[in-house]
Context: one part of a larger RNA
Molecule: small-subunit ribosomal RNA, 3' major domain
Organism: uncultured bacterium
RNA sequence: UGACGGGGACCCGCACAAGCGGUGGAGCAUGUGGUUUAAUUCGAAGCAACGCGAAGAACCUUACCAAGUCUUGACAUCCCUGUGACAGUAUAUGUAAUGUAUAUUUUCUACGGAACACAGGAGACAGGUGGUGCAUGGUUGUCGUCAGCUCGUGUCGUGAGAUGUUGGGUUAAGUCCCGCAACGAGCGCAACCCUUGUACUUAGUAGCCAGCAUUAAGGUGGGCACUCUAAGUAGACUGCCGGGGUGAACCCGGAGGAAGGUGGGGAUGACGUCAAAUCAUCAUGCCCCUUAUGACUUGGGCUACACACGUGCUACAAUGGCGUGAACAGAGGGAAGCUAAGGAGCGAUCCGGAGCAAAAUCUCAUAAAGCACGUCCCAGUUCGGACUGCAGUCUGCAACUCGACUGCACGAAGCUGGAAUCGCUAGUAAUCGCAGAUCAUCAUGCUGCGGUGAAUACGUUCCCGGGUCUUGUACA
Numbered sequence: 001u002g003a004c005g006g007g008g009a010c011c012c013g014c015a016c017a018a019g020c021g022g023u024g025g026a027g028c029a030u031g032u033g034g035u036u037u038a039a040u041u042c043g044a045a046g047c048a049a050c051g052c053g054a055a056g057a058a059c060c061u062u063a064c065c066a067a068g069u070c071u072u073g074a075c076a077u078c079c080c081u082g083u084g085a086c087a088g089u090a091u092a093u094g095u096a097a098u099g100u101a102u103a104u105u106u107u108c109u110a111c112g113g114a115a116c117a118c119a120g121g122a123g124a125c126a127g128g129u130g131g132u133g134c135a136u137g138g139u140u141g142u143c144g145u146c147a148g149c150u151c152g153u154g155u156c157g158u159g160a161g162a163u164g165u166u167g168g169g170u171u172a173a174g175u176c177c178c179g180c181a182a183c184g185a186g187c188g189c190a191a192c193c194c195u196u197g198u199a200c201u202u203a204g205u206a207g208c209c210a211g212c213a214u215u216a217a218g219g220u221g222g223g224c225a226c227u228c229u230a231a232g233u234a235g236a237c238u239g240c241c242g243g244g245g246u247g248a249a250c251c252c253g254g255a256g257g258a259a260g261g262u263g264g265g266g267a268u269g270a271c272g273u274c275a276a277a278u279c280a281u282c283a284u285g286c287c288c289c290u291u292a293u294g295a296c297u298u299g300g301g302c303u304a305c306a307c308a309c310g311u312g313c314u315a316c317a318a319u320g321g322c323g324u325g326a327a328c329a330g331a332g333g334g335a336a337g338c339u340a341a342g343g344a345g346c347g348a349u350c351c352g353g354a355g356c357a358a359a360a361u362c363u364c365a366u367a368a369a370g371c372a373c374g375u376c377c378c379a380g381u382u383c384g385g386a387c388u389g390c391a392g393u394c395u396g397c398a399a400c401u402c403g404a405c406u407g408c409a410c411g412a413a414g415c416u417g418g419a420a421u422c423g424c425u426a427g428u429a430a431u432c433g434c435a436g437a438u439c440a441u442c443a444u445g446c447u448g449c450g451g452u453g454a455a456u457a458c459g460u461u462c463c464c465g466g467g468u469c470u471u472g473u474a475c476a
Stems, first nucleotide, its partner, number of pairs: 001476002003473003007470007015460002019424005026314008034305002042053002064300007073125001077124002079121006088104006106115003127289002130287003136283002138278003141274001143272001148187006154163003167178003193266004198234007207224003212221002237260001240254005316417001320376006332364003337356002342351003383414001388409007430452007
């Protein structure tokens, strides 16, 4: 000087407290451990691994296993020789890869050849998701969006170092003010960026409909007032008033205002810590394999199952289940695509094919909870839906291992969950549905979107984490 203390002082955070809803019990989904296996590919491991890499394992992917194959190679450059094709399509053989046979089939030209492709040969080499993240780059997590981390010159100290950065106030903030052997500066904080909340101006189609006209109905003629859209501008700055405070920073209250003291949300992550993670995104040193640790194919596996844990979904019901009727979003996607009207089917779905390469045109697309009426009457039930049987639909070369969905039947556990433990302070929690990426098919996951919409916070004694100052020294 740091680090640490079951030392002290001050301060903060859904840290506790006050509340609301969960997990832990059940069934299932998913990840992990373990076990099993020919293989169950590999990585991730307290917080900060475990719906994580994986925004989607039937084949492919695929890295694993078994079997069958290749050896200058599936891929790149170079040399020699040969051919005019090769590829593709069809047939035969083979599980396929592969091999063989038949048929079909180049361009330019100065006619010397060139281009391109294939076959054969020789090596140089290719190739490796093989090892080392404790050799590395790059990228990422974390403390933590915490308020800190430093430097120049000066001064002090023999020196390591100190000072500045401490002190008195204040702030979300090393934010600002005052003081001070310090005076300044940098990276962070804040602001500048995006979005949302208000208004004005401009613009008016594919958007809107107040007045006028019109229709069986429909924004249809017409209009651009309103809504909305999207460009610009204004607006919030403790600016104004009162009180407190050191005539300060600032704090408390008020006015006006759509909004008030950082208005809400996002992006933005300092110096560093953990030899943290990643050699399997990629790149890369060294080591290792080279008729195999490389390459191809078929089939299997990654989906196993006495069990244990994490994360979720669905429930245990009446603030509910079921049936009928009628209502209100936002944000997105669409060409190998989205697909309307109409028709067939109980349904998944099929036929059909208008329109749309979308600034609001067409379409996915009926939002659901909610509301109204009816029914059930507290039961393992008209709760709950696992599991199972049968019959089907769709995607795809192919749903046995191993897909999703539909109909009928079957109808398990479960009556609110021990110790323990998690999230959340407002349009939040809780609850309800919708969309997107990946994607042939497959979503209870993830990322977004809106609808309905609470309770509580006395306070900082305690638990956890963090910041500043100070004190002690088993430690560096």